[in-house]
RNA sequence: CAGGCAAGCCGACUGGCCGCUUUGCCGAAAGGCAGGGAGGAAAGUCCGGGCAGCGCAGGGCAACACACUUCCUAACGGGAAGGCAUUGUCAACAUGGUUGAUAAUGACGGAAAGUGCCACAGAAAAUUACCGCCCCGUUUUAGCGGGGUAAGGGUGAAAACGUGCGGUAAGAGCGCACGGAAAUACCUGGCGACAGGUGUUUCGGGUAAACCCUGUGUGCUGAAAGACCAAAUAAACCCCGAAUGUCUGCCGGCCCGGCAGCGUGCUUUUCGGAGCCGUCGGGGAGGGUAGGUUGCUUGAGGUGCCGGGUGACCGGCAUCCCAGAUAAAUGGCCAGAUAAAACAGAACCCGGCUUACGGGCUUGCCUUUAUU
Numbered sequence: 001c002a003g004g005c006a007a008g009c010c011g012a013c014u015g016g017c018c019g020c021u022u023u024g025c026c027g028a029a030a031g032g033c034a035g036g037g038a039g040g041a042a043a044g045u046c047c048g049g050g051c052a053g054c055g056c057a058g059g060g061c062a063a064c065a066c067a068c069u070u071c072c073u074a075a076c077g078g079g080a081a082g083g084c085a086u087u088g089u090c091a092a093c094a095u096g097g098u099u100g101a102u103a104a105u106g107a108c109g110g111a112a113a114g115u116g117c118c119a120c121a122g123a124a125a126a127u128u129a130c131c132g133c134c135c136c137g138u139u140u141u142a143g144c145g146g147g148g149u150a151a152g153g154g155u156g157a158a159a160a161c162g163u164g165c166g167g168u169a170a171g172a173g174c175g176c177a178c179g180g181a182a183a184u185a186c187c188u189g190g191c192g193a194c195a196g197g198u199g200u201u202u203c204g205g206g207u208a209a210a211c212c213c214u215g216u217g218u219g220c221u222g223a224a225a226g227a228c229c230a231a232a233u234a235a236a237c238c239c240c241g242a243a244u245g246u247c248u249g250c251c252g253g254c255c256c257g258g259c260a261g262c263g264u265g266c267u268u269u270u271c272g273g274a275g276c277c278g279u280c281g282g283g284g285a286g287g288g289u290a291g292g293u294u295g296c297u298u299g300a301g302g303u304g305c306c307g308g309g310u311g312a313c314c315g316g317c318a319u320c321c322c323a324g325a326u327a328a329a330u331g332g333c334c335a336g337a338u339a340a341a342a343c344a345g346a347a348c349c350c351g352g353c354u355u356a357c358g359g360g361c362u363u364g365c366c367u368u369u370a371u372u
Base pairs, nucleotide, nucleotide: 002367003366004365005364006363007362008361009360010359013336014335015334016333017332018331020037021036022035023034024033025032026031039343043354044353046352047351048350049349050348051222052221053220054219058256059255060254061253063218064217065216066215067214068082069081070080071079072078083108084106085105086104087103088102089101090100091099092098093097109213110212114211115210116207117206118205130153131152132149133148134147135146136145137144138143161179162178163177164176165175166174180203181202182201183200184199185198186197187196188195189194226294227293228292229291237284238283239282240281241280242279245262247261248260249259250258251257263277265276266275267274268273301320302319303318304317305316306315307314308313
């Protein structure tokens, strides 16, 4: 210098002519004048809300979600800063290790509450002995039997914490010294997670996106939600079921519990009941309407400046109005500038997450102990 990989940010401007749509004003109308007109993801519908309607006495259990600390936010499974761990790179040094910096990742509470699992290999994945080592006996030169052992070797991702010295028949935390890991008490620093230090106790690990334990939390629907106006029809017809019962309906799933409801109807009766009407629930066939207004865009809003904060963000002052379509509008041409290609089009609104795109920029790494 170039290329590649990963993470993040941006993703478009000015003028003219013609065309589309919307708001305001003028106009009898046709039309005219002035202003506005798709995204960083508008996608997915995965989270959280605003708003609208309905519901809600309570207790217990289940189900689901989240989980390091502090802060931000309307809230979140989101964001910021930090802590710890792992990995890569660079630097220093006491050199396969430590410290610091930097980038990436973390579905980051608990394994000392309990249960389960760790293939294959291996003797054995937790109280096992294949080879080996030591002692005794036997036998005769090669073995066998009994006892001890877990230091050495093998298998494996991992084998009863590591190194050294002593001790022993041979060994072993068996003893001692120095370390390691876990738990814990105190001291120092920090809001805190944690970090450093001094003691005490213990000594196989791993795994909870295994069951589980701990803590915190959780109503439903969705602008086709809702509200208003106008118009029209047959609240008519048929069938089934229920009615004081450990019944029906509601209280998100279950249990307890709570609330509400059920015909003073008529006729008949062999007094068991039956029929008619009415009430509630389910189903069938059929009729009318589907038109208009609103919700509908002034917001947890944008921009500029100042102050606070490491930061996410917060506060103050000023200023601006920036799509509201309803079968669905923003397009075409020319010129300039440019990295401007791609993915791609609002439908009640907003804050996030995820996915798509590789044109430009930023950071880290690789090619690269190269070449000059």
Predicted 3D model of a 372-nucleotide RNA (Bacterial RNase P class A) from a Bacteroidota bacterium. Its Rfam family is "Bacterial RNase P class A". By type it is a ribozyme. The organism belongs to Bacteroidota, within Bacteria. The RNAcentral record of the sequence draws on ENA. It is recorded under the gene name rnpB.